[in-house]
Context: one part of a larger RNA
Parts: sequence; structure tokens; C1' cells
RNA sequence: GGACGAACGCUGGCGGCGUGCCUAAUACAUGCAAGUCGAGCGAUGCACUGGCUUUCGGGCGGGUGUGAAGCGGCGGACGGGUGAGUAACACGUAGGCAACCUGGCAUCAAGAGGGGGAUACCUUACGGAAACGUAAGACAAUACCGCAUAGGCAUUUUUGUUGCAUGACAGGAAUGGGAAAGGUGCUACGGCAUCGCUUGAUGAUGGGCCUGCGGCGCAUUAGCUAGUUGGUUGGGUAAAGGCUGACCAAGGCGACGAUGCGUAGCCGACCUGAGAGGGUGAACGGCCACACUGGGACUGAGACACGGCCCAGACUCCUACGGGAGGCAGCAGUAGGGAAUCUUCGGCAAUGGACGGAAGUCUGACCGAGCAACGCCGCGUGAGUGAGGAAGGUUUUCGGAUCGUAAAGCUCUGUUACGAGGGAAGAAGGAGCAGACGAGGGAAUGCGUGUGCUUUGACGGUACCUUGGAAGAAAGCCCCGGCUAACUACGUGCCAGCAGCCGCGGUAAUACGUAGGGGGCAAGCGUUGUCC
Repeated sequence: GGACGAACGCUGGCGGCGUGCCUAAUACAUGCAAGUCGAGCGAUGCACUGGCUUUCGGGCGGGUGUGAAGCGGCGGACGGGUGAGUAACACGUAGGCAACCUGGCAUCAAGAGGGGGAUACCUUACGGAAACGUAAGACAAUACCGCAUAGGCAUUUUUGUUGCAUGACAGGAAUGGGAAAGGUGCUACGGCAUCGCUUGAUGAUGGGCCUGCGGCGCAUUAGCUAGUUGGUUGGGUAAAGGCUGACCAAGGCGACGAUGCGUAGCCGACCUGAGAGGGUGAACGGCCACACUGGGACUGAGACACGGCCCAGACUCCUACGGGAGGCAGCAGUAGGGAAUCUUCGGCAAUGGACGGAAGUCUGACCGAGCAACGCCGCGUGAGUGAGGAAGGUUUUCGGAUCGUAAAGCUCUGUUACGAGGGAAGAAGGAGCAGACGAGGGAAUGCGUGUGCUUUGACGGUACCUUGGAAGAAAGCCCCGGCUAACUACGUGCCAGCAGCCGCGGUAAUACGUAGGGGGCAAGCGUUGUCC
């Protein structure tokens, strides 16, 4: 000199864009943060409607809309947070898998035949303070289970092609077990359309595994290792492998730093520097790990799962003492800790995500607003003229000098703030209505592509524009001995004090304190801390 997720002191006008618990991965009140589908299913409450019946209380069956549960499907493995652990194939980079998986998506091929038995919600009875549970009875499905059909699949075998190789690919034969689901709309009742369903192949995407190399400190850590190193054979996995069991051999690693201890998420990047290098890993992006602590599996294409389950532990809460409930390192917010870090805000309008045929619902992701000079950038606090060099302050050799064109006065302007008026872009889609065209079809619904009208904005009456009046409302902070730019007076008298280093102060201190003057930067200026 530069930099900062900064803090502290004094001061503080506006706007834009960013950033904002670095400490206790401490404990958490409250609200919200993951649902959706009635075009998978059967019941049912409510509202409306109209029909039959009536002893006028009502009863029966139907349609439409809507709501909370239940069964079922998809999604809760994404998105969001944090950095505790981890010195490791965790990360980065370059490769490999002839050792692998992949829901939804795309393309292609083939199929969707015929049956069965349950069960939740519900009703009844019972237990419990509650959480919840037990028994009996019904009923449904795109829930569940057989049967049929079978390209591919598995095993065995064979032929050909090919690879450095364990082998790979293609074709044939035999054996084996193996799939499915319907819904909606239209109909001329024949079907058609659409959303789905099953199997397989290929692709895409996402993942799994393996390997070379690379990036911390300490040798005042020198030896470490028994599933340890290798083999055989079983097991296990989507898959190679001591991943795991049994048996056999005795290996494996290490001064090119093993092992141990300490510290630490890694990278793109960021800061600094002429570079080499050094430092850092906030925000943004990629990967990893974690979700009160420890362990475990279940479901699933995918988890050993932040807002799922089970067990143990610590803690908190409820209890009728028998037993139960909970997990903010999601967004806000609270307490605590700390030098220190924000609103219990608005909206799904946009972008993106889940579900749905769609309308749409949900979305503290996100988009916005709020707070904070925390940072960067921009603007302003007026411009011109003005000598009686005013008053006043300071100083003085008492002549003067200086603050100083500075002020006042005069002329002008009106950024910004304030008042008034106007007022966006961000909106494209989707839907409804009307009408046109195209492919297919016997037709209708439907499908695809244009057109017209209507409808959708949290921010926000915001940005921006026009206009109004008045200089009216907007400057501080640090320094002035040398380094280092800027000097005098008074007070003090080795005192009080200053100080980054050298050093000032003991009676004329440009170094302390105050004043006047001056220098520097400026909505900031200094100090402290950290890095180059």
C1' cells in the first nucleotide's frame, strides 16, 4: 500500500447492487417449510335440485357440487440447512469396469385372456386418562393371489467372428421357471379417441465400483499389522474384492516417512504479489459428510432416509402414575454464549419443483419488501459575483498580519428530499368462447396448427416522466517533532499526559491539554484484529 462475512470510537443526506451467528453441531416457546390425484376404489357428512310416498313427524331411491377421513398410486432419496466428523479414493485431475444398476423420459417391438380370496374406512361390543388398541360382522379397486400366453432371461451345449487377456459378440439346440389394469370422453353400440398397464431392446440421464498422480504439521511419533498379506472353496452384493465363513501358506507396509498424535470438509475460486510464491476456502457453483447422541434395518428404481420406522442413551414436556409425546445444522423468531451478525413480513405474478388428462392444489425453493454506512459504486450538501478586505476570533515588534471572496449583499439554478399529477416493462403461457385449416376415421368426441375476444402482477401507484415553491433540510473525522503533507499562542512543569519506531514532558514544549491557523480524506474518518 492492498484486502475483510469484521468489531470498536466519533459522525451520518439520498439511491443502486451485493452481504449479514466467523462464537455454543448449545437448548428451543409459537407459526409455517411436502404434498397431490374423485379421470384408480367403495362408502359417507353437508348444500342444492327435482321424483315417488306419507298417518304431514317423516321415509325411499336419483342427479349435481363440495369437504374431512380411509384403501390405492406417484412424490416425501429432489429442493433447503450446516461443517461436527473425515488426512480418506473424501476431494481434484486423468483413466478404467471384458465386474455393475438406473423410477420417470425418448425411440422401437410385442402383449393386455380368464379366474379367486381378503381387508381398511364403516357398524357393533369391549379396554384405556391419553396415545392408541382388541374382538366380531359386512363391502371395493389400477390393492393382493393363482391359471393361460412368451420374444427375451438363466443353465448346459454347439458354430462363427473377434480381443493382449480373465474373455466378448452373433447364431442354433435342449431344459427351467416367469407378465399385465383399468379409467375417462364420444358413439350410429360395431367401435373410435385419450390417459394409463405388462414384457423386452436401444438411448439419454443419474448413480455404484476400481486405479495412476496431486494438495497440512510434528521424527522431542520408528517400527506397524492376525482378516493382517496371498491362495483354494463356500456365502453375499446390482457388481470386482478378506466384503464375509472355513481351510492352507507366512506374508504385507515402512526414512521415497509406515504407525501414532495434532489440525482440517475438498475444489472452482478469493486476497495479495511484477512474477514465482504466500494466505484463505464467507457469499455464488461442483463434490463429500451430517441431521439430539450411538446402533439397526424396513420400504423403494433410488435411503440405511433432516421435518419415516425400531432399539438404547441424555434432555424436555403431558399423565388419572398404569403409560405416552418430542427433536429448527429448513424460514422467521426466543434464551444463552459473544467484540459481533437482521423481519415471528408479502406473494406464488415470474423461474423451478411434486401431483394431476386438465383446471388447479402445494411450494419459508424462489421472487420481493423490511432492518444494518457491513462493503462497493453513483449523487448531493449549491453556482456566479462580491473589499467597507465588515463585525468577531487569533496573533502582534501595536504598524499590522490572518481566518478571507470566506461571510453579508446581488443574480441564477433546483440534482436530491418534500407536495401534486401521470405511470410502465417484467405476461408468456394456460383456460373459456367463437371460427378456420390438417392427419386419421363411417360418424361423434378427441388430436395437431394458426386467428379473434375475454381473463392472470406480490413487488406497487414501485421505477420512470411532468410540475410546484423556497438556498430554504443535509459535514464530519483524523492529523500537524522526524519518518509524513501541515505552526503559532496560552496552560502544565519528568506532574498530568503522549507514543507505530526514534522518542517528547524537570518554567518560554511546533511532540502533553486547549484555542486559532493549517494538512489529509470525506458520508465517512480513525483505531484494533487478521492476511499478502
Model confidence (mean pLDDT): 82 of 100. A computed fold for a 532-nucleotide part of an RNA from an uncultured bacterium, annotated as small-subunit ribosomal RNA, 5' domain. The full RNA is in RNAcentral, with records from ENA and SILVA.